[in-house]
Overview:
A computed fold for a 1459-nucleotide RNA from an uncultured prokaryote, annotated as small-subunit ribosomal RNA.
RNA sequence: AGAGUUUGAUCCUGGCUCAGAACGAACGCUGGCGGCAGGCUUAACACAUGCAAGUCGAACGAGAAUGUACCUUCGGGUACAGGACAGUGGCGCACGGGUGAGUAACGCGUGGGAAUUUACCAUGGAGUGGGGGAUAACAUUUGGAAACGAAUGCUAAUACCGCAUACGCCCUACGGGGGAAAGAUUUAUUGCUCUAUUAGAUGAGCCCGCGUAAGAUUAGGUAGUUGGUGAGGUAAUGGCCCACCAAGGCAACGAUCUGUAGCUGGUCUGAGAGGAUGAUCAGCCACACUGGGACUGAGACACGGCCCAGACUCCUACGGGAGGCAGCAGUGGGGAAUAUUGGACAAUGGGCGAAAGCCUGAUCCAGCAAUACCGCGUGUGUGAAGAAGGCCUGAGGGGUGUAAAGCACUUUCAAUAGGGACGAAAAUGACUUAACCUAUACAAGAAGCACCGGCUAACUCCGUGCCAGCAGCCGCGGUAAUACGGAGGGUGCAAGCGUUAAUCGGAAUUACUGGGCGUAAAGCGCACGUAGGUGGUUUAUUAAGUCAGAUGUGAAAGCCCCGGGCUCAACCUGGGAACUGCAUUUGAAACUGGUAAGCUAGAGUAUGGUAGAGGUAAGUGGAAUUCCAGGUGUAGCGGUGAAAUGCGUAGAUAUCUGGAGGAACAUCAGUGGCGAAGGCGACUUACUGGACCAAUACUGGCACUGAGGUGCGAAAGCCGUGGGGAUCAAACAGGAUUAGAUCCCCUGGUAGUCCACGCCGUAAACGAUGUCAACUAGCCGUUGGGAGGCUAAGGAAAUUCGUGUCGAAGCUAACGCGUUAAGUUCUCCGCCUGGGGAGUACGGCCGCAAGGUUGAAACUCAAAGGAAUUGACGGGGGCCCGCACAAGCGGUGGAGCAUGUGGUUUAAUUCGAUGCAACGCGAAGAACCUUACCUGCCCUUGACAUCCUCAGAACUUGUUAGAGAUAACUUGGUGCCUUCGGGAACUGAGUGACAGGUGCUGCAUGGCUGUCGUCAGCUCGUGUCGUGAGAUGUUGGGUUAAGUCCCGCAACGAGCGCAACCCCUAUCCCUAGUUGCCAGCGAUUCGGUCGGGAACUCUAAGGAGACUGCCGGUGACAAACCGGAGGAAGGUGGGGACGACGUCAAGUCAUCAUGGCCCUUAUGAGUAGGGCUACACACGUGCUACAAUGGCUGGUACAGAGGGCAGCGAGACCGCGAGGUGGAGCAAAUCCCAGAAAAUUUAUCGUAGUCCGGAUUGGAGUCUGCAACUUGACUCCAUGAAGUCGGAAUCGCUAGUAAUCGCGAAUCAGAAUGUCGCGGUGAAUACGUUCCCGGGCCUUGUACACACCGCCCGUCACACCAUGGGAGUGGAUUGCACCAGAAGUAGGUAGCUUAACCUUCGGGAGAGCGCUUACCACGGUGUGGUUCAUGACUGGGGUGAAGUCGAAACAAGGUAGCC
Repeated sequence: AGAGUUUGAUCCUGGCUCAGAACGAACGCUGGCGGCAGGCUUAACACAUGCAAGUCGAACGAGAAUGUACCUUCGGGUACAGGACAGUGGCGCACGGGUGAGUAACGCGUGGGAAUUUACCAUGGAGUGGGGGAUAACAUUUGGAAACGAAUGCUAAUACCGCAUACGCCCUACGGGGGAAAGAUUUAUUGCUCUAUUAGAUGAGCCCGCGUAAGAUUAGGUAGUUGGUGAGGUAAUGGCCCACCAAGGCAACGAUCUGUAGCUGGUCUGAGAGGAUGAUCAGCCACACUGGGACUGAGACACGGCCCAGACUCCUACGGGAGGCAGCAGUGGGGAAUAUUGGACAAUGGGCGAAAGCCUGAUCCAGCAAUACCGCGUGUGUGAAGAAGGCCUGAGGGGUGUAAAGCACUUUCAAUAGGGACGAAAAUGACUUAACCUAUACAAGAAGCACCGGCUAACUCCGUGCCAGCAGCCGCGGUAAUACGGAGGGUGCAAGCGUUAAUCGGAAUUACUGGGCGUAAAGCGCACGUAGGUGGUUUAUUAAGUCAGAUGUGAAAGCCCCGGGCUCAACCUGGGAACUGCAUUUGAAACUGGUAAGCUAGAGUAUGGUAGAGGUAAGUGGAAUUCCAGGUGUAGCGGUGAAAUGCGUAGAUAUCUGGAGGAACAUCAGUGGCGAAGGCGACUUACUGGACCAAUACUGGCACUGAGGUGCGAAAGCCGUGGGGAUCAAACAGGAUUAGAUCCCCUGGUAGUCCACGCCGUAAACGAUGUCAACUAGCCGUUGGGAGGCUAAGGAAAUUCGUGUCGAAGCUAACGCGUUAAGUUCUCCGCCUGGGGAGUACGGCCGCAAGGUUGAAACUCAAAGGAAUUGACGGGGGCCCGCACAAGCGGUGGAGCAUGUGGUUUAAUUCGAUGCAACGCGAAGAACCUUACCUGCCCUUGACAUCCUCAGAACUUGUUAGAGAUAACUUGGUGCCUUCGGGAACUGAGUGACAGGUGCUGCAUGGCUGUCGUCAGCUCGUGUCGUGAGAUGUUGGGUUAAGUCCCGCAACGAGCGCAACCCCUAUCCCUAGUUGCCAGCGAUUCGGUCGGGAACUCUAAGGAGACUGCCGGUGACAAACCGGAGGAAGGUGGGGACGACGUCAAGUCAUCAUGGCCCUUAUGAGUAGGGCUACACACGUGCUACAAUGGCUGGUACAGAGGGCAGCGAGACCGCGAGGUGGAGCAAAUCCCAGAAAAUUUAUCGUAGUCCGGAUUGGAGUCUGCAACUUGACUCCAUGAAGUCGGAAUCGCUAGUAAUCGCGAAUCAGAAUGUCGCGGUGAAUACGUUCCCGGGCCUUGUACACACCGCCCGUCACACCAUGGGAGUGGAUUGCACCAGAAGUAGGUAGCUUAACCUUCGGGAGAGCGCUUACCACGGUGUGGUUCAUGACUGGGGUGAAGUCGAAACAAGGUAGCC
């Protein structure tokens, strides 16, 4: 310090998530030792048992046990000592200890203040004289179950009460008045105690400034309330309380209300600022079962005190009593979860006491649990046969790994034994089986957990197969998972390691430090203006802010620094610093503020002009639509993509004349004008607001912004009322369209649109850009104004207010903005903080309503979004090409047949190919074989390969059985090489490794192929531009078949493609001359046959030729195009081979190869027969036809390219023919297949189902083959079907092409209408690119990127989840009104009682009880508020792989979209 995650990729915005630290933790797995710290966060729930506050005999009386002495009636008694238990009295119990329920408060923190008190302690001076009456204990009697009492009698005090005295003290009306005490102990004392008082210390009470969390969906709250006077009360101020008087006091700087919470020093985190937190330790507060109350006391309204009420628990004799662990242990309960019913007062401290001492669950220690932090150990060295084992493997090896074993060494820790401090000052040690030291023995007793896809360090195998599971985020898993589970290995930490919860950080993701608002979330629709905030310039002054110094305080502990002590560390400890704060005080005076006085640059006023759809009201005008009346006139009009509804013979539309009525104002008209915005458009008049310009004068900061508030505010609305109503037009009706059409289109049509008054208060109310001010280059337009000069009177330069386009710097994520800023600064306001849920619900306010405004949460997702990029796509645009259309020629689709496919059938009809790019395709040829399919039979190391063992030559003849495979018997045969050992080949048997598979997966693959497409594209290097993806180059202007070439250009070059190089063909030349040729010469059987020739054709090797080279024109002086010449050929001459980067998970596991899976007496192998040839049907591709450009008959002519030895097969003969007999010649320029056909000519047919057409069927044959039944081809005779040119639709072709005619070949025993080739004859048409299809380039839009076969919306149906409403129901809390009134205190008191004092002895004072009044807790009634839970039913919302209906959005999304 960052990282992952939105996209095909990019930049940005923005959320989610991770890495860190930390914890009073918990859970899982594991667990050796020690030190040190902490340990009910939940039920302030209920508590059994024990302990936690007593002490003093030196305040007092009484006095048991016991001891001693004496006496004794032997029971005991007396004296002394002794001092238990209990009582009176004093002090303490208000400390210490616990908890955090309540409390949003002077409760706490900090700093101040005045009207108080303070036992014990310490200080000063003063005093302590003399009396009195009781009472507990005790005794007796007595009540009660108990707790606890009652009556009578006795007694003491430092208990209680008078009197005396009182310097000082208190009260005072300043005359005066009031008030005290106690003794005890000691041999003794100046000592202790006591009384009042003085000043102190300590503690406590009270008041004030400031600070102290959330909600405004809590906006008004308050009657003792705020103040005054008087009285009361208190230790003391005060409405603290009461009476009277006044009407105040609080609140937008957040009162009141609601919910939450003890506060702080500190703790955790963070660079800091902050954020979170308030365990342990320390300070303060509050509380003690719940609520109320007082008493005592120096101090309490009292944790281990009292009274009352309530709930709960316990005892009970039922009459009544007892209790309060939020003290220490402990129990139950709750909970994810938190310890021993331990030891000791040895230390520190507290209470009492003169003291000894007693008490002390405060405290010090120990116990439990890895709860946290810190430290140590679990060995060290050596050791390669790199052992074994498990793991991986490319089978060689690798790795675990010096790791182990082995050898040598050590003993920290733990263990055992012995010794043994500090903590203790004179004594006193719970801890203590301590710390520490020494000795002994044994490597001996001591390692786990998580992770290994990326973030994030660490990888392989097996299993599983969208299952099981993982997951913090992204995401893994559908047969090769580094992501699941296991294993091996590795990485990290280590007595721990992981997980979970909550906190801070990262998060600049609430932004003070330190963010934003044109399009990502975000500028109020606009203005005026209150509070508030901010504010020009000069001088003087002040000192509030500001700055500096000093003083006080900021507790200790903690953090930090420097030291010290435990072996180190954690821990403990000394000193310092710090505590950023507050208060007081002394200064400074620049800046801000205040005060005073000025100034004129901001702002305003006055004068004179200017422009304008600025506003309101009244009036006026013409054009048009509609309607009415009349005239002319006749059959249609209207409307649409096309129609229809509608109107019209009752006279429409059209046209003319006149009239009515309402609404809107063409042209001018303009990124022109005006206005704050909404908005404003005929003309005139009246009233009226603002702006601008010029020059002077005046005022003198009067200004800017603006929470609340007020006003204005399009359209629609309703509304609300009343008018008006021509046009247009929601709703509605009809007609179309459509699968439907509640739409788009058409015909009608009502609210409304218009006016007046009133309401609403919202819009994509937009420049998606708040307002004010200043500064920062310009160019070019345009509206308004004024001034000066020039002038052919147009204009040009400068200035000012507006309004625009472009653009520098700068800014911006980019787009873009750019003096009219989104630049640089400044003021104030508003608003934002992931998407959805949702601008929804509830509540409030406004509204007549519609609705508006304010405005959540649960739940859910990991994105949602902005800008730009590259593609793809568009029922977007432009340019261009192609037999793409058009123009033509011939077909298919109709018939019959052939062939392939689908479907159906079947035991099987094997499998594959399925839009173009499957369907005469794999198959260049299924009778058996092929053959993969079916049925039956048969084999199991196998039909085929290698290895091992044994035997045998191999092989072969024949017979029988069988459908055959096969089986049995039988005949012949003993081979080849040899170093003589044997070997090779073959056959049979056996054994197991293995063979075998046309079984699956073409979505695991290689190879091969199709297709876009022979389309012109696809890229790279360097440079440049851009934050970047990327762009540029490759775009542009021309041109081309072409990214072909030229020009231009931040590009310059290059590669794969194009073209060319290759083959065939068209012309010529050279060479060669058999098997080919024959001009000339000769011979001839008349056949190039022979001699001969080498000219020609031809053959086949090499050359030439064509390159826009030449001419003219066009073009940009280009590329190129057009025309021409020459030429066999002219603009790539014609054809072929050749297929860029890539696309389609295209095709093929059945050509072959191959991973994985599957079968192994079968999914392998053999064999016979059958099937692949089926047949209601549908489709594709073909053949033959439908005829006269023809059929039939006879004659005659002209090819090319091929094939041939298990072959082609001549002549000859036979057969009507298919063919047969026979065999010359030929491994082929020689022989054969082999007669080419159309053509041409002769004759005939005469438009008909024919002399067309040939299917089908019958009969007879031929050939091939082991075999033609299923199921071959061909021949002859006979038969003679459909069909008379083919609906919608659709295919091919641009020249030697289409069409037409025949020939050959591969496969092949036989079997082409298919396929591949060959030549013969040989056309028509192309104006052109609007349209259909496909493609290329540029551009545009996009919410697509699996890329339009895309994306995506809503209803309905189903499941689940949270939530709103809801007749209500149940709880909690609270306001108001009323009832009630315990205990207690205060007041009153006519009843009763009464030791101290007084008395005139009657009584009085005073006190107590009782009664009563006031206040008041619990409780009750009624009525409201708030909140929680629940509720039949109901509303929408969210989520869910495959449901239904449509097709709303994204492209012009097929009606532009949105508000």